[in-house]
Context: one part of a larger RNA
RNA sequence: CGUUGAAAAUUGAGAAGACCUGACUCUAGUACGAGAGGACCGAGUCGGACAGACCUCUGGUCUACCUGUUGUAUUGCCAAGUGCAUCGCAGGGUAACUAUGUCUGGAAUGGAUAAGCGCUGAAAGCAUCUAAGCGCGAAGCCAACUUCAAGAUGAGUUUUUCGUUUGAGGGCCGUAGUAGACUACUACGUUGAUAGGUUACAGGUGUAAAGGUGGUAACAUCAAAGCCGAGUAAUACUAAUUACCCA
Numbered sequence: 001c002g003u004u005g006a007a008a009a010u011u012g013a014g015a016a017g018a019c020c021u022g023a024c025u026c027u028a029g030u031a032c033g034a035g036a037g038g039a040c041c042g043a044g045u046c047g048g049a050c051a052g053a054c055c056u057c058u059g060g061u062c063u064a065c066c067u068g069u070u071g072u073a074u075u076g077c078c079a080a081g082u083g084c085a086u087c088g089c090a091g092g093g094u095a096a097c098u099a100u101g102u103c104u105g106g107a108a109u110g111g112a113u114a115a116g117c118g119c120u121g122a123a124a125g126c127a128u129c130u131a132a133g134c135g136c137g138a139a140g141c142c143a144a145c146u147u148c149a150a151g152a153u154g155a156g157u158u159u160u161u162c163g164u165u166u167g168a169g170g171g172c173c174g175u176a177g178u179a180g181a182c183u184a185c186u187a188c189g190u191u192g193a194u195a196g197g198u199u200a201c202a203g204g205u206g207u208a209a210a211g212g213u214g215g216u217a218a219c220a221u222c223a224a225a226g227c228c229g230a231g232u233a234a235u236a237c238u239a240a241u242u243a244c245c246c247a
Base pairs, nucleotide, nucleotide: 001151005162006161007160008158009157010156014148015147016146017145020048021047022046023045024044025043026042032037050105051104052103053102054101058099059098060097061096065092066091067090068089069088070085071084072083073082074081075080109143110142111141116136117135118134119133169246170245171244173189174188175187176186177185194239195238196237197235198234199233200232201231203228204227205226211222212221213220214219
């Protein structure tokens, strides 16, 4: 831009993906075989590799979380902090991301067939699966499974809803993230929980400073304290104002 208003829900021409495989147990030490050995068919269990999804568990990272600690500088000093030194180093670690972690998948079934196996059956009084006709038959083919899909310009469908100047709907702008390079997408914009803040809880760290008490002191205790990024919920305190544009 088109599909000749908009919002939504759909059909599927077509396309892509997937299609893997092992061991063991039972059947059964059965059929078979003198024995040695040892099945078809069928039923089940556990795996490998691959693929998809996810973070409850097991782990990893977690540079705006907590703690310990070295050197140095500094806040006048003590105490308590802060800067720098690879995040100074070290011990942990929420959300999130993640695999080595968890879950799931390959199936079943149908159709037409290949090699092959057949039925009926002439040419050729016989025979012959083939010449007419009919059947079975593969991890392969076509469906079936998953995903995309009406720019499928052949631009589809809808017994759905709204609207055509009394304006449906969209944009701009703002708060954001299940989205993200930008855009787009998604949620929300006071008729509001969209983000921040606050409160509570979860979770992390590990018992703050100051003071009291005990101890000569180190230290212990009052104290599961103090602090805290992303988590869950509640709460309009702050910011999402009013307008404007297209139609």